[in-house]
RNA sequence: UACUUAUCCAGAAAGGUGGAGGGAAAAGGCCCUAUGAAACCUUAGCAACCCCAUUUUGGCAGGUGCUAAAUCCAGAUUUUAAUAUCAAGAUAAGAG
Numbered sequence: 001u002a003c004u005u006a007u008c009c010a011g012a013a014a015g016g017u018g019g020a021g022g023g024a025a026a027a028g029g030c031c032c033u034a035u036g037a038a039a040c041c042u043u044a045g046c047a048a049c050c051c052c053a054u055u056u057u058g059g060c061a062g063g064u065g066c067u068a069a070a071u072c073c074a075g076a077u078u079u080u081a082a083u084a085u086c087a088a089g090a091u092a093a094g095a096g
Base pairs, nucleotide, nucleotide: 003094004093005092006091007090008089013043014042015041016040017039021032022031023030028073029072044067045066046065048064049063050062051059052058053057071088075086076085077084
C1' cells in the first nucleotide's frame, strides 16, 4: 500500500514541555482553543479487537487502540423518517 471479516450513538485525563491552531477529507455548518490548539514526554484511566481467567462475567500482565461533542453533522439510494443500506473514514484480527 491494496484485499477479507468484524465493530464504530457505551466507556475513560491529569501533569510537564510547547505556543496557535484543532475537530480524517473539497466547499459548508457547528464546535473546541491564550482558563493554552497541534505535537512530544510522563503518569493515570477505558476495555473495542487480540489476549488472560472463567463460563458469562471478570481482568488489564502482554500486542494494538482509545480517553470533547454519534465516525460532531455532511455524500448516494429507498423513504414520512431513521440507530436502514451503500460509499468514505477509523480501529482490530487475518491472509498477501
Predicted 3D model of a 96-nucleotide RNA (SAM riboswitch aptamer (S box leader)) from a Cryomorphaceae bacterium. The organism belongs to Cryomorphaceae, within Bacteria. The model forms 93% of the base pairs in the Rfam consensus. It was read from a public genome assembly, where an Rfam model found it. Its Rfam family is "SAM riboswitch aptamer (S box leader)". Rfam describes the family as follows. The SAM riboswitch is found upstream of a number of genes which code for proteins involved in methionine or cysteine biosynthesis in Gram-positive bacteria.